[in-house]
RNA sequence: GGGCGCUUAGCUCAGUCGGUAGAGCAUCUGACUUUUAAUCAGAGGGUCGCAGGUUCGAUCCCUGCAGCGCCCA
Numbered sequence: 001g002g003g004c005g006c007u008u009a010g011c012u013c014a015g016u017c018g019g020u021a022g023a024g025c026a027u028c029u030g031a032c033u034u035u036u037a038a039u040c041a042g043a044g045g046g047u048c049g050c051a052g053g054u055u056c057g058a059u060c061c062c063u064g065c066a067g068c069g070c071c072c073a
Stems, first nucleotide, its partner, number of pairs: 001072007010025004019056001027043005049065005
């Protein structure tokens, strides 16, 4: 330098061949318990890597860039 893949909640990951996003763990609150842990119930937490484009509407489609990984040179 070229090709391919990935980037979504604090972490690990789903997700929809376009209709305004979820789980587990973690965190917080309550119940229970002498207390902790465990268990149960609930809550908060995300401009879906960044910037453009297409569209009535983009996490999803297109382009560029950035980061990470693999392969080739």
A computed fold for a 73-nucleotide RNA from a Holosporales bacterium, annotated as transfer RNA. Its mean pLDDT, the model's own confidence on a scale to 100, is 80. Rfam family: tRNA.